């Protein structure tokens, strides 16, 4: 150069194919509970504009364009 995958919360990921309730999950943080203590257990709270733009659309993480980053294969 050419194909293909991947990006969503401190980490790992699910959702996307088939647009449509408030954008979840589990670990992790933080507070409480429990306990003589801690661990672990149980409640709860924070914490995201979905790599980035731009476009359809009543509505877009889901479709379309472009473009970035990473990872593979082929040359």
């Nucleotide at each position: 150069g050419c194909c293909g995958g991947u990006g969503u919360a401190g980490c790992u990921c699910a959702g996307c194919c088939u647009g449509g309730u408030u954008a979840g999950a589990g670990c992790g943080u933080c507070a409480g509970a429990c306990u003589c203590a801690u661990a672990a257990u149980c409640u709860g709270a924070a914490g995201g504009u979905c790599g980035g733009g731009g476009g359809c659309u009543c509505a877009u993480a889901u479709c379309c364009c472009c473009u970035c980053a990473c990872c593979g294969g082929c040359a």
Molecule: transfer RNA
Organism: Microcaldota archaeon